[in-house]
The RNA shown here (c-di-GMP-I riboswitch aptamer) has 86 nucleotides and comes from an uncultured Geobacteraceae bacterium.
Of the family's consensus pairs, 95% are formed in the model.
C1' cells in the first nucleotide's frame, strides 16, 4: 500500500407527503419543495429470483394468460466509491 470489518467526524444520497410543472394507458419516471430512512439508498434489470403495471391486440366473460413496460430505497450478484477509532 492493499483486504475485511465500521466508532467519530466531514460530505453524500432522498422515502412519504407535496407543486397553477412535465412525460407515460399504466406500474413508474423527470424538476422543484420536503426528510423515513440509507455505509455504497453510487451504477447495472445483459445474469438469478421476487414484487407491481398493462392501453391497444388475443381468448371469453367482467376475468385471466401473452407480448411488452417497470422497481437497484426488494434480495442474491458485478463494478467503482469519501473518511479511517477499535
Nucleotide at each position: 500500500a492493499c483486504c475485511c470489518c465500521g466508532a467519530a467526524a466531514a460530505c453524500g444520497c432522498a422515502a412519504a407527503c407535496u407543486g397553477a410543472g412535465c412525460c407515460g394507458u399504466a406500474a413508474g419516471g423527470c424538476c422543484g419543495g420536503g426528510a423515513c430512512g440509507c455505509a455504497a439508498a453510487g451504477u447495472c434489470a445483459a445474469c438469478a429470483g421476487g414484487c407491481c403495471c398493462c392501453a391497444a391486440g388475443u381468448c371469453a366473460u367482467c376475468g385471466a394468460a401473452c407480448c411488452g413496460g417497470g422497481c437497484g430505497g426488494c434480495u442474491g450478484g458485478a463494478c467503482u466509491a469519501c473518511c479511517g477509532a477499535a